[in-house]
């Protein structure tokens, strides 16, 4: 290279949930904490899901509907990089 991934072996990541912070929210960032993960390393092309601030529409009601230029990579796909061992 490439397939595979356990009885190895050295590690790694970090769910909920708590505290701080950012944010309109979803959510993101520290910190504590582990449900888990063989890529739970990155990275929004594709599709999926959330969110609805701005915008529209409908009321005129403080609402309710429509929208992603947000967001999830630990939702699939696909791109890249990559540790050890087996063939």
């Nucleotide at each position: 290279c490439u397939g595979c991934g356990a009885c190895a072996a050295a590690g790694g990541c970090a769910a909920a949930c708590c505290c701080g912070u950012c944010g309109a929210a979803a959510g993101g960032c520290g910190g504590g904490g582990a449900c888990g993960c063989a890529a739970a390393g990155u990275c929004a092309c594709c599709g999926a899901u959330c969110u609805a601030a701005a915008g529209g529409g409908c009321c005129u009601g403080a609402g309710c509907c429509c929208c992603a230029g947000g967001a999830u990579g630990g939702c699939g796909g696909g791109a890249c990089c990559g540790c050890c061992g087996c063939g």
Annotation:
A computed fold for an 87-nucleotide RNA from a Gammaproteobacteria bacterium, annotated as c-di-GMP-I riboswitch aptamer. The prediction has a mean pLDDT of 87.